[in-house]
Context: one part of a larger RNA
């Protein structure tokens, strides 16, 4: 490299922006680089093929043809791709009016519960387990009532409901703010898809300052259980979890499914916004965006099946037997812990 290929067998980058490169609607005209034919000059000889000839035949010599798929230069074409140049509205986007949501920041409010403190009532137990003990209690506990603190996380509502590009987002108000649908117009006129390097955003956990610390709870400590128990099970319990600033960039970051268009039987319920029919209802159809079955078709099967893993197009990522290894060495990046780029030996 040419293939084949990535749901589960090896494979889609965690998500997204987006240079540069690839591709790219629809009319007309006009270039002629791509491209498409002629004609010219070289593609050395030998060699390969092809018809002949000479060694008794091959093999080997030899005549001649063909070919040499290429290159240049030159004439012509104008269909497609490209260049220009003048337009279009069906891709894109703008504008008005609406609509729907845990989207995102960032202040402030709330009530329920646990815990702790303070006072009351009470008294001999509470706890906790399979039993049990560690442990709490007469210095007065648990359990009840009143009141204060302080901290985290919002029950019921709630739903194969929403909303976000992915991680992810759930009391309530108020500012700020991204996207997103829907309707009729009117406006730019292809402005568009992808996107290596790059550059932002990333669950948890972990680092670094400072703060907080109310439940929980890695590590610890006791108490059981066992033969032992560095576990499960109980009682304590500190990082941690929570906030602000800065890292860290990793996950079975998953639909194991990259992105964008275009095409291809239905059923049924469900969210938003619109239209429409009437028999005005707790109603029906149509129309988008979400979701569960199923048709062809696909597939090794499972299965997917208008949200495809069908049928098609664009560009980009990635695989090439198992282990050795996502390891070593090197570069980069990080305070670190480590990422990340990424081997061989050597064995089956």
């Nucleotide at each position: 490299c040419u293939g084949g290929g990535c749901g589960u067998a090896a494979a889609g980058c965690g998500u997204a922006c987006g240079c540069a490169g690839g591709c790219g609607g629809u009319u007309a005209g006009u270039u002629a680089a791509g491209c498409u034919a002629g004609a010219u000059g070289u593609g050395a000889a030998a060699g390969c093929c092809c018809c002949g000839g000479g060694c008794u035949c091959a093999a080997c010599c030899u005549g001649g043809g063909a070919a040499c798929u290429g290159c240049a230069u030159u004439u012509a074409g104008a269909a497609c791709u490209g260049g220009c140049u003048a337009g279009c509205u069906a891709g894109a986007g703008u504008g008005c009016a609406g609509c729907a949501g845990a989207g995102g920041a960032u202040a402030g409010u709330g009530g329920a519960a646990u815990u702790u403190c303070u006072a009351g009532u009470g008294u001999a137990g509470c706890g906790g387990u399979g039993a049990a003990a560690u442990g709490c209690g007469u210095a007065g506990a648990u359990a009840u009532u009143a009141g204060a603190a302080g901290g985290a996380a919002c029950a019921c509502c709630a739903g194969u409901g929403g909303c976000g590009a992915a991680g992810g987002c759930g009391a309530c108000u108020g500012u700020c703010u991204g996207g997103g649908c829907u309707g009729a117009c009117a406006c730019u006129g292809a402005c568009g898809c992808u996107c290596a390097u790059g550059u932002c955003c990333c669950a948890a956990a972990g680092c670094g300052u400072g703060g907080g610390g109310a439940g929980c709870a890695a590590a610890c400590a006791g108490g059981a259980u066992u033969a032992g128990a560095u576990c499960c099970c109980c009682u304590g319990g500190u990082a941690g979890u929570c906030c602000a600033c800065g890292c860290c960039g990793u996950a079975a970051a998953c639909g194991a499914u990259g992105u964008c268009u275009a095409c291809u039987a239905g059923c049924c319920g469900u969210u938003g916004c619109g239209a429409u029919c009437c028999u005005u209802g707790a109603g029906g159809u149509c129309u988008u965006a979400g979701a569960u079955c199923g048709u062809a078709g696909c597939u090794a099967a499972c299965g997917c099946g208008a949200u495809a893993a069908g049928u098609u197009c664009u560009c980009c990522g990635c695989c090439u037997g198992g282990g050795g290894a996502g390891u070593a060495c090197a570069g980069c990046c990080g305070c670190a812990a480590g990422g990340u780029u990424a081997a061989a030996a050597c064995u089956c």